[in-house]
Overview
c-di-GMP-I riboswitch aptamer from a Nitrospirales bacterium, 77 nucleotides, folded computationally. Rfam family: c-di-GMP-I riboswitch aptamer. Gene Ontology term of the family: cyclic-di-GMP binding. Lineage of the source: Bacteria > Pseudomonadati > Nitrospirota > Nitrospiria > Nitrospirales. Model confidence (mean pLDDT): 90 of 100.
This record gives sequence, structure tokens and C1' cells, in this order.
RNA sequence: UUCCGACAAAGGCAAACCCAUUGUGAAGUGGGGACGCAAAGCCACGGGUCAGAAUUUCUGAUAGCCGGGUUACCGAA
Repeated sequence: UUCCGACAAAGGCAAACCCAUUGUGAAGUGGGGACGCAAAGCCACGGGUCAGAAUUUCUGAUAGCCGGGUUACCGAA
């Protein structure tokens, strides 16, 4: 350095739900709240799922659905 992931250490993120708000909608954002997560950091490239409009396609959402790409804390076996 790479792979790997501890009954280690320092931390981090934040599901469902509630309130507010944006959106036709899926869903997003902020606050509360923790189910969990070793990338639950980021990317819509491929697949899946969801929504809208059209006419078998297009537009959008989902990275905490899977794969892939990329960056990264610590250092036991």
C1' cells in the first nucleotide's frame, strides 16, 4: 500500500413514525426520533421497483433494492 473487518478506539449516518414544507405524483427538504448501517459517503452507468404523461415509448424518483464506478476513519486476526 492492497485485501480484510475486532466483544478495539475516536467518531459518523439515520429507517419507521410525528410536525412543517415543496411537488400532478413517486418522492424530496428541515426539525424531532432510532430500525439499523464498515462506506446507510458520492455518482442514475446497467438491472429492478415506483410515479406521471403518452402510445409501447418518454420524463422523473429510488444510492437504506442489487450490481458497478469513485473517495474515505481505525488497524486486531